[in-house]
RNA sequence: GACAAAUUUAGAGGUAGCGAUGCAGAUGAGUAUCUUCUUUUAGCCGGCAGGCGUUUCAGAAGGAGGGAAAGGCAAUCAUCGCCGAAUGGAAGAGCAGGGCGCUGCUCCUCUGUGGGGCUUCAGGGAAGACCUGAAGCACUCCUUUCCUUGGAAAGGGCGCUAGAUGAUGA
Numbered sequence: 001g002a003c004a005a006a007u008u009u010a011g012a013g014g015u016a017g018c019g020a021u022g023c024a025g026a027u028g029a030g031u032a033u034c035u036u037c038u039u040u041u042a043g044c045c046g047g048c049a050g051g052c053g054u055u056u057c058a059g060a061a062g063g064a065g066g067g068a069a070a071g072g073c074a075a076u077c078a079u080c081g082c083c084g085a086a087u088g089g090a091a092g093a094g095c096a097g098g099g100c101g102c103u104g105c106u107c108c109u110c111u112g113u114g115g116g117g118c119u120u121c122a123g124g125g126a127a128g129a130c131c132u133g134a135a136g137c138a139c140u141c142c143u144u145u146c147c148u149u150g151g152a153a154a155g156g157g158c159g160c161u162a163g164a165u166g167a168u169g170a
Base pairs, nucleotide, nucleotide: 003169006165007164008163009162010161011160014083017082018081019080020079021078022077025073033066034065035064036063037062038061039060040059043052044051045050047100048099086113087112088111089110090109092107093106094105095104096103097102114140115139117137118136119135120134121133122132123131124130141156142155143154144153145152146151147150
C1' cells in the first nucleotide's frame, strides 16, 4: 500500500420516477342490436371462405317501444413490486379467439431509450381522453474535462454513489 478487472450488499434521481392490481363512475351510446307499423325493393354482409334473400317483411328509409358490450379512461386515491425500474423494434416459441386471414397475451434472444413536461407530425383509438414512435424546446439527474463566488462543454442506465471481497496480495 490512496492499486485493477470481476463478484456481492445497500442506495440516489422524482412524491409530477416506472409498472401491476383494485372499484364507484363517466365515455362508448340512445350506438350495435331486438319487436312492431309504413314505404321501397333484388340484392345484401364479408379481407377470403362462406352466409342471408329474391315479392313472405334480405337490404334501405322513416315512425313507435325496448336497448347493450369490449378495449381504452378513471381520484394525481389505496395496496403491492421496484430504480432497465419499464417501454419500443426485430426474430422465435407457447396459449387464447376464429373456418382461414388476422388479433391479443406470456416467455426467451438481440437491439434502442437517463427522467418527466410542453409543442408538432405519424400510427392506434368512437374520441379534444389515453397509448406508442420521431423531431424540437427548455428543465432535471449522473459522469468526465475546462474555467473558478459560479458557470461552460461533451456524453448517458450493461450507467452512477458508498461499503465488502479481490488484498496479512501486486
Predicted 3D model of a 170-nucleotide RNA (Lysine riboswitch aptamer) from Clostridiaceae bacterium JG1575. Its Rfam family is "Lysine riboswitch aptamer". Rfam links the family to the GO term lysine biosynthetic process. Model confidence (mean pLDDT): 77 of 100. Of the family's consensus pairs, 100% are formed in the model.